[in-house]
RNA sequence: AUAGUGAAAAGCCAAACCAAUUGUGAAAUUGGGACGGAAAGUCACGGGUCUUAGUUGAGAUAGCCGGACUGCCAUU
Numbered sequence: 001a002u003a004g005u006g007a008a009a010a011g012c013c014a015a016a017c018c019a020a021u022u023g024u025g026a027a028a029u030u031g032g033g034a035c036g037g038a039a040a041g042u043c044a045c046g047g048g049u050c051u052u053a054g055u056u057g058a059g060a061u062a063g064c065c066g067g068a069c070u071g072c073c074a075u076u
Base pairs, nucleotide, nucleotide: 003076004075005074006073012037013036017032018031019030020029021028022027035063041069042068043067045066046065047064048061049060050059051058052057
């Protein structure tokens, strides 16, 4: 350096729910919280689901699935 394996250790992230805020909405952000996660890091490229308009579209979801790029520790 590359590949495989992985929650044993040290760390990391943070579901539901609650509060505040933003948004027509799906939902998002911040704080609390901890269901879970070995990429629960990033990307809306493909599919799915959801919202909006109702017409071409536009938007949300990466912790729905696939894909792409990047990455920590341990061990083989």
Molecule: c-di-GMP-I riboswitch aptamer
Organism: Desulfobacterales bacterium